Record summary
A computed fold for a 1520-nucleotide RNA from an uncultured bacterium, annotated as small-subunit ribosomal RNA. The coordinates come from a structure-prediction model, not an experiment, and the mean pLDDT is 81.
RNA sequence: GAGAGUUUGAUUAUGGCUCAGGAUGAACGCUAGCGAUAGGCUUAACACAUGCAAGUCGAGGGGCAGCAUGGUCUUAGCUUGCUAAGACUGAUGGCGACCGGCGCACGGGUGCGUAACGCGUAUGCAACUUGCCUCACAGAGGGGGAUAACCCGUCGAAAGACGGACUAAUACCGCGUACACUCCACUUUGGGCAUCCAGGGUAGAGGAAAUGAAUUUCGCUGUGAGAUAGGCAUGCGUCCCAUUAGCUAGUUGGCGAGGUAACGGCUCGCCAAGGCGACGAUAGGUAGGGGUCCUGAGAGGGAGAUCCCCCACACUGGUACUGAGACAGGGACCAGACUCCUACGGGAGGCAGCAGUGAGGAAUAUUGGUCAAUGGUCGGAAGACUGAACCAGCCAUGCCGCGUGCAGGAAGGCGGCCUUAUGGGUUGUAAACUGCUUUUAUAUGGGAAGAAUAAGGGGUACGUGUACUUUGAUGACGGUACCAUAUGAAUAAGCAUCGGCUAACUCCGUGCCAGCAGCCGCGGUAAUACGGAGGAUGCGAGCGUUAUUCGGAAUCAUUGGGUUUAAAGGGUCUGUAGGCGGGCUAUUAAGUCAGGGGUGAAAUAUUUCAGCUUAACUGGGAAAUUGCCUUUGAUACUGGUAGUCUUGAAUAUUUGUGAAGUUUUUGGGAUGUGUAGUGUAGCGGUGAAAUGCAUAGAUAUUACACAGAACACCGAUUGCGGAGGCAGGGGACUAACAAAUAAUUGACGCUGAGAGACGAGAGCGUGGGGAGCGAACAGGAUUAGAUACCCUGGUAGUCCCACGCUGUAAACGAUGGAUACUAGCUGUUUGGUAGGAAUAUUGAGUGGCUAAGCGAAAGUGAUAAGUAUCCCACCUGGGGAGUACGCACGCAAGUGUGAAACUCAAAGGAAUUGACGGGGGCCCGCACAAGCGGUGGAGCAUGUGGUUUAAUUCGAUGAUACGCGAGGAACCUUACCAAGGUUUAAAUGGUGACUGACGUACCUAGAGAUGGGUAUUUCUUCGGACAGUUAUCAAGGUGCUGCAUGGUUGUCGUCAGCUCGUGCCGUGAGGUGUCAGGUUAAGUCCUAUAACGAGCGCAACCCCUAUUGAUAGUUACCAGCACGUAAAGGUGGGGACUCUAUUGAGACUGCCGGUGUAAACCGUGAGGAAGGUGGGGAUGACGUCAAAUCAUCACGGCCCUUACAUCUUGGGCUACACACGUGCUACAAUGGUCGUUACAGAGAGCAGCUACUGCGUGAGCAGGUGCGAAUCUUAAAAGACGGUCACAGUUCGGAUCGGAGUCUGCAACUCGACUCCGUGAAGCUGGAAUCGCUAGUAAUCGCAUAUCAGCCAUGAUGCGGUGAAUACGUUCCCGGGCCUUGUACACACCGCCCGUCAAGCCAUGGAAGCUGGGAGUACCUGAAGUUGGUUACCGCAAGGAGCUACCUAGGGUAAAACCAGUGACUGGGGCUAAGUCGUAACAAGGUAGCCGUACCGGAAGGUGCGGUUGGAACACCUCC
Repeated sequence: GAGAGUUUGAUUAUGGCUCAGGAUGAACGCUAGCGAUAGGCUUAACACAUGCAAGUCGAGGGGCAGCAUGGUCUUAGCUUGCUAAGACUGAUGGCGACCGGCGCACGGGUGCGUAACGCGUAUGCAACUUGCCUCACAGAGGGGGAUAACCCGUCGAAAGACGGACUAAUACCGCGUACACUCCACUUUGGGCAUCCAGGGUAGAGGAAAUGAAUUUCGCUGUGAGAUAGGCAUGCGUCCCAUUAGCUAGUUGGCGAGGUAACGGCUCGCCAAGGCGACGAUAGGUAGGGGUCCUGAGAGGGAGAUCCCCCACACUGGUACUGAGACAGGGACCAGACUCCUACGGGAGGCAGCAGUGAGGAAUAUUGGUCAAUGGUCGGAAGACUGAACCAGCCAUGCCGCGUGCAGGAAGGCGGCCUUAUGGGUUGUAAACUGCUUUUAUAUGGGAAGAAUAAGGGGUACGUGUACUUUGAUGACGGUACCAUAUGAAUAAGCAUCGGCUAACUCCGUGCCAGCAGCCGCGGUAAUACGGAGGAUGCGAGCGUUAUUCGGAAUCAUUGGGUUUAAAGGGUCUGUAGGCGGGCUAUUAAGUCAGGGGUGAAAUAUUUCAGCUUAACUGGGAAAUUGCCUUUGAUACUGGUAGUCUUGAAUAUUUGUGAAGUUUUUGGGAUGUGUAGUGUAGCGGUGAAAUGCAUAGAUAUUACACAGAACACCGAUUGCGGAGGCAGGGGACUAACAAAUAAUUGACGCUGAGAGACGAGAGCGUGGGGAGCGAACAGGAUUAGAUACCCUGGUAGUCCCACGCUGUAAACGAUGGAUACUAGCUGUUUGGUAGGAAUAUUGAGUGGCUAAGCGAAAGUGAUAAGUAUCCCACCUGGGGAGUACGCACGCAAGUGUGAAACUCAAAGGAAUUGACGGGGGCCCGCACAAGCGGUGGAGCAUGUGGUUUAAUUCGAUGAUACGCGAGGAACCUUACCAAGGUUUAAAUGGUGACUGACGUACCUAGAGAUGGGUAUUUCUUCGGACAGUUAUCAAGGUGCUGCAUGGUUGUCGUCAGCUCGUGCCGUGAGGUGUCAGGUUAAGUCCUAUAACGAGCGCAACCCCUAUUGAUAGUUACCAGCACGUAAAGGUGGGGACUCUAUUGAGACUGCCGGUGUAAACCGUGAGGAAGGUGGGGAUGACGUCAAAUCAUCACGGCCCUUACAUCUUGGGCUACACACGUGCUACAAUGGUCGUUACAGAGAGCAGCUACUGCGUGAGCAGGUGCGAAUCUUAAAAGACGGUCACAGUUCGGAUCGGAGUCUGCAACUCGACUCCGUGAAGCUGGAAUCGCUAGUAAUCGCAUAUCAGCCAUGAUGCGGUGAAUACGUUCCCGGGCCUUGUACACACCGCCCGUCAAGCCAUGGAAGCUGGGAGUACCUGAAGUUGGUUACCGCAAGGAGCUACCUAGGGUAAAACCAGUGACUGGGGCUAAGUCGUAACAAGGUAGCCGUACCGGAAGGUGCGGUUGGAACACCUCC
């Protein structure tokens, strides 16, 4: 020391991406009251106008241009005198310029360069310097010659230069003196660390200056010491890249010389051949370093602004001079670039000082004040100078502080917003209002600290002078901070966010648009995610965004990770460097540990105390600074050294083992070929075929011969080998391993970067060989195609041989090597020991299962993936990519090493639940099969599609739409179309006003709706009631959304399933239960069982039906008794029967036998009306299909409102080249037709059903009766008995059409049904295909009802009559259930997904070249300048000028390398809602997949060879 979101249907682990935190010299957006404090060009070391930033000293000097004073003279005003002007005068104060001294090397700026002793730290200098300062000692004698200024002159536009003459010094030069100093030589003493150091003595060379004051001081010279400041050297530390591996000639060292303050190849001459480098040289890239700052728990990571230290630089490059100090830039010279001036001859300049300007940029301030303080330079001082510094100005840039008020105040107001809307919530005690306060603001007044000391004066201490004390001028900031008084809530709040992470939610607008977005993602008409509003949350003079950085990230893991399957073990072995290493003894003290010393600047950070009203800020103290150096000690461990031991390791001997290797020899079978014989028509091949072979005799068969390759059985989870790999038998040679003995050596060991060797198959080279197999290729099939799978051939190749190369594989146990330890059980191979044997035991291998442990899990488990140690290799999201470039190897193919841009938010592992499989097992269903009858062909009916139309209203569309919504479209219905109207039409209610109507009848306009006219017309208790008109408020919509919904429904499916509680197992999703063995129609039941129970389903309970009892008999019934009829339960009566309708009984595998533990099953069983759910119905689990319906109804939202509402007339929903579904009628003799005749059930009936009679051929009509119905009516057909028809388009079939009618209705034209007469179409049993049905079923026959005026009904729903056939069985088709298996699917196979091609965009490789850059090499040239040389010139001399040599900046030439940009064209890659071709992969993915390699092909890919399981299913063997 905190985590969260995101891969999945869900889970777990791996793994990336993203977020919450902190920070900033920041910038941008919106906003802004005050103060304190800090900070402010990160970019162009780009260019700079203007001003300022370094001067000072007259107490060094000559002097006197300017200023002031004095003196003298003259003139004027004119009073001795005063004033004014002019001239002269350095006399005085002072002082421009000049000589001279000191300073200018500090301070201030910047970060170009630099990967370096540059910086940091620690040492050293016995190899050095140091102006000013301090201390000590000593000294300061006497001379000389110049020169600037000034003056005169010359040249020049200017800058400036030159000449002549005069002069001074603390300027310059000799001479004298001197030893403490330096050098050399000699000598001596002491010391050390190698060169050496220190002290003493003797002999040679080198110096001084005076000024002011007159009292010193300040200065000068020499020497020594100190302090300060530097110089040099060394150890350690100090970025990235190895796709930079070799670099180096002054290079490394030595001797000598030169040079320097000093060491040194620093330079030169000679000699030697070294020096650096895998512990990373050299080259390249980047970069000032540190104290520190940010972050972090820390270790670390990042940074190097402000402040401090060091370094480097000053327009670019070079060079020296002066000086104590510089290679100096506010100095010089030269070269270059640039800017400016110019009279064109020539000159001037350097803000990376402070301000400021332009430019660049997202971006960074005033051309301010003062030397008052602190400090610096000069000066004796006063003082001068000081853009150092101190202050002020600008900027919310940061940090800190303060304020924008406080208390009360509910009718919880108005307004806003929301709402379930007579109401409520919220804004909100918020406001208004009342009281209080005055920080801030404004006004007025007062008003600091920062100031200490100077000069000068006084005093004290000893004699001067110093020290102390007293007095004493001085403030930029600034009338600022601060204080007081007055006024009055008065002057002062915003920004971002509100889907999750993440605190905070609603409405409106928009409609995959506009837009948002840090990640996940939001937006396609109900958006808490966009925009606005209301509200809320967070922070607050700020708030957000962007950028960068640390954290979270244990996501580079030292602390603190991994590598069987997620990324990751090298193909294997040998072995170098390196790393690590057995027992004992002694020693050492390098590592290690402890104590002491030095250092670790200050600031910062921590802590404590203190000062600003507080804080930030600042000051004092402490601790810390984890480091380096040094010293003293300790000695367990590691290391070094010496010795020793045997257990690690090796050796020896003996005994064994094996498909270990190399080489040689040999064998039989098979195959092919050849020859010969026998023999005849096919052979061969496949899913089926064909190509092919064969009458020129194949295949088959027999004999002989030849050829090459491979070795059946044994044979096995067997054995051997380091891996690759190795198999007939024998011989030779070689190696390995194991055991035994404990004989020899004595740690000789383990691992192993580079390196070397070996290394399947494919492939390559050369030469042989070539039977079989067989890439490519050819042909035949398959197919939509088939560059494949299958077949026939067949080349390379294979094997094979010899000699080479290649160096890769799923080279796998996907598991590196070594050592030690840690429960067991059971096989097998090969040794030893014991035993007669069985067997036991002890080694070494090789298998299986399992404990603990480990692991994400699967699993692993002494052959570890356990517990530990050592060494090596490798990994760090997916793709791009094992690609590009570079390099190395290779004959080539290629191999090794191995990126980036760009792109995605995942990719991937294990396991879970489902779904799926052209996976497996078990089971069921009119699913198939066995049967019966249909559909599909015809005509018609009906529905749908399509077409048409003004409209043909709308919906339903695989199964699960299509005689469906519709169980009744002529008008109405009606929703559609045309035309014409109406704008409150209807019900109900409220309010106001008016009226007495409304209605009815008639006339009239009109297609009608509607309108006009005439006539008639209330009650009353007078309050009104009732009705109407009118106004107004509440409408209406079959308009949209079934993907906003309720309700209802279909389907899987009447399939047997779907779940829960508790417990248990698993990290978890989940599992168990619900599985297994039986059984069942059934998750039905039984047995077993980490499960035990329970719920919704199943079954049962309910209804009908089949048998029967009891009760009750009217309208039903009638056996017996009676009456009666032509006949008849017609009548009396009866309650037996049928029946009706209420309630019971009965069936439960209950009984018997068999099988079985049981459940249960079997049986022509018994009994029974019925037997194993008796038959039928109702009943439909959790759920699926965004299934159907907004047009039954209801309802959210949206839309229309003189219309998308509503009324009317007419039309349409009935159209018709066509296609489909469902039906009806048929095609006939098991039939048609005519006549006679019999038997139901369930219903319905008053605007109804209608007996019966009459009329009509008939539909029907006219009379008329019964019945609101067990009473009356509707009311049967097939069947039965007869006749006829004789196989024909018919006496089948009835469509179509003509004519005439009936009925309903306001009305049958579009568009009704029915009747009669006539007409008499197609059709002779129906292709592919397809449907229903398992018993009172199919088939067949009629009847009834709803709707309804009537009916297009052949439909639907019910009812009864007659009444079959077949089921061996579960292989197959379809659907379903359970278990199991694989999966890359989860929108769930109608899934997922690969590659070419086409289109757009993006980044990138190659490329003839082109352009640019930095660095280096060689050669030529070469300024300034130092150094060296030098006879002719100058100088008395010292020396100088000139000339010259070397070196060098710069310039030029040449060749090559490196880096970057660009480039016609070209290569692949990535991304992109709906493009093309196929379907390679995921299931056995339909040819199992994959790896390496080779060939081929539009493409995925195919095939050959070898390998692998990360393959399913089945079978066998072995093991457990």